[in-house]
Predicted 3D model of a 553-nucleotide part of an RNA (small-subunit ribosomal RNA, 5' domain) from a Caldisericales bacterium. The coordinates come from a structure-prediction model, not an experiment, and the mean pLDDT is 83. The sequence was found in a public genome assembly. Lineage of the source: Bacteria > Pseudomonadati > Caldisericota > Caldisericia > Caldisericales.
Context: one part of a larger RNA
RNA sequence: GGAUGAACGCUGGCGGCGUGCCUUACACAUGCAAGUCGAGCGAGGGCUUUUCGUUAGGGCAACCUAAUGGAAAGUUCCUAGCGGCAAACGGGUGAGUAAUAGAUGAGUAACCUGCCCUGAAGACGGGGAUAGCCUUCCGAAAGGAAGGGUAAUACCCGAUAAUGUUGCAGAACUUCGGUUCUGCAAAGAAAGAUGGCCUCUGUUUCAUGCUAUCACUUCAGGAUGGGCUCAUCUCCUAUCAGCUAGUUGGUGAGGUAACGGCCCACCAAGGCGACGACGGGUAGCUGGUCUGAGAGGAUGGUCAGCCACAUUGGGACUGAGACACGGCCCAGACUCCUACGGGAGGCAGCAGUGGGGAAUAUUGGUCAAUGGGCGAAAGCCUGAACCAGCGACGCCGCGUGGAGGAUGAAGGCCGAAAGGUUGUAAACUCCUUUUGCAGAGGAAAAAGGGUUGAAUCUCGAAUAGGGGUUCAACUUUGAUGGUACUCUGCGAAUAAGCCCCAGCCAACUACGUGCCAGCAGCUGCGGUAAAACGUAGGGGGCGAGCGUUAUCC
Numbered sequence: 001g002g003a004u005g006a007a008c009g010c011u012g013g014c015g016g017c018g019u020g021c022c023u024u025a026c027a028c029a030u031g032c033a034a035g036u037c038g039a040g041c042g043a044g045g046g047c048u049u050u051u052c053g054u055u056a057g058g059g060c061a062a063c064c065u066a067a068u069g070g071a072a073a074g075u076u077c078c079u080a081g082c083g084g085c086a087a088a089c090g091g092g093u094g095a096g097u098a099a100u101a102g103a104u105g106a107g108u109a110a111c112c113u114g115c116c117c118u119g120a121a122g123a124c125g126g127g128g129a130u131a132g133c134c135u136u137c138c139g140a141a142a143g144g145a146a147g148g149g150u151a152a153u154a155c156c157c158g159a160u161a162a163u164g165u166u167g168c169a170g171a172a173c174u175u176c177g178g179u180u181c182u183g184c185a186a187a188g189a190a191a192g193a194u195g196g197c198c199u200c201u202g203u204u205u206c207a208u209g210c211u212a213u214c215a216c217u218u219c220a221g222g223a224u225g226g227g228c229u230c231a232u233c234u235c236c237u238a239u240c241a242g243c244u245a246g247u248u249g250g251u252g253a254g255g256u257a258a259c260g261g262c263c264c265a266c267c268a269a270g271g272c273g274a275c276g277a278c279g280g281g282u283a284g285c286u287g288g289u290c291u292g293a294g295a296g297g298a299u300g301g302u303c304a305g306c307c308a309c310a311u312u313g314g315g316a317c318u319g320a321g322a323c324a325c326g327g328c329c330c331a332g333a334c335u336c337c338u339a340c341g342g343g344a345g346g347c348a349g350c351a352g353u354g355g356g357g358a359a360u361a362u363u364g365g366u367c368a369a370u371g372g373g374c375g376a377a378a379g380c381c382u383g384a385a386c387c388a389g390c391g392a393c394g395c396c397g398c399g400u401g402g403a404g405g406a407u408g409a410a411g412g413c414c415g416a417a418a419g420g421u422u423g424u425a426a427a428c429u430c431c432u433u434u435u436g437c438a439g440a441g442g443a444a445a446a447a448g449g450g451u452u453g454a455a456u457c458u459c460g461a462a463u464a465g466g467g468g469u470u471c472a473a474c475u476u477u478g479a480u481g482g483u484a485c486u487c488u489g490c491g492a493a494u495a496a497g498c499c500c501c502a503g504c505c506a507a508c509u510a511c512g513u514g515c516c517a518g519c520a521g522c523u524g525c526g527g528u529a530a531a532a533c534g535u536a537g538g539g540g541g542c543g544a545g546c547g548u549u550a551u552c553c
Stems, first nucleotide, its partner, number of pairs: 001553004006549005013398006019391002021356001026354003030351003035085003040082002043079003046075013092309003101234008111226002116222007124158004133148006165186009192214006201207002235281003242272003247269006254262001284306004288299004311332005334345004362388001364387003370384001371382004401431004411422004436490006445480001448476012497542005502523003508537005518525002
């Protein structure tokens, strides 16, 4: 000199863009942060229509009105339960980890991959349950038990099936581990829903039929995402020198998606190490960031990639994927409820609270956009995200006025008492209005969605209908925000401080003090004329900041 997730002191006008618990991975009140699908299913409720009955009022009656009960049909309505998908993403934190990690480059003939895309084939016949519900019961609660009955794209059985799987045989290739091909045998799949139609079958409407879309099953390929292996590199310490029994290798068996001491039985006695094993300490790693001419040194906050963790420790279940932050089980600590028998909980999600600390924000708005989950869609959910709030915490920009103005006013300070200086500075004159205040107008970010119509491609028996693309008309969607921005009016009006002045180092005098009080980064100042302390005047530097402290180069 540069830099910072900074803090402290004094001061403080505005805007834009960023950024904000570095300490206790300390404990947490409260609210929200993962749902969705009724076009998978039964059931219940709402609404509408029709119909039947009862009661009340009116009417001679037909009938009308109101209330209430039952039945049927419809429904762009709601949902506790079963079922599907999601919940393994997104968000947080850096405790652990010095290699089961990261970076870079290879390998997998040792592997997996839901949703998505392409291609091929299929989707046949049956069955038994169970929740919700009803009845009864136990419990303070959390919750649970028994009986009855019910549905499915839930579950199960059978059929069918190859290039898939397994076994056997043969051939080709081979890095001799296997790979590919051919043949034979065995076992193994599935589910419907919605819209439309009458060409076929059966029919009174229409569905068991046909058809479109979505969904389902199997196989092959792709894409994407992962698993595993190898090589190189990745802090300090030798006042850590020897370490190791599943240890190193083999055979067999098990396990895994897969190789492997991954696990187990047996056998052998190996394996690593001054090129630093083993031990101890410290630490998430990287792209990057800071500094530096570079080499290098330091660092890893925000953003992005990877990893690890989710109160502490352990475990598996489900699933394409977890050994699973807002899932389950067990144990520990802690907190809460309790009828004392027993239960409930996990902010290192967003806010917020206490505590710790020099120190770090709102219990805000919206799903409008982007993205994600579910859904045919409309849509619903989304503290991801987008915005707003707070903090000069940082960077950048703007302003606090401009021009003229000498009798060089007054006042202050110095003074040799002449004057000098503050100083064109002020006053005063003219001008401007950024900013401010008031008023008026007022965005972009919107792409999509819905309705109707048209054209075209495609499936189809079809001039039903569906799907895709394009166009047109109408309609509709903005939290930010009446914000940005523009215009008008007013009036110099609303806006300057901080540090320093002995040398390094730009900037000097007076008074006070008298080795005192004090200053100080280093050299050092102060003991009666201190440019070094304190104050004043003057000056220098930077400026909405300026200094100090801490840390890095």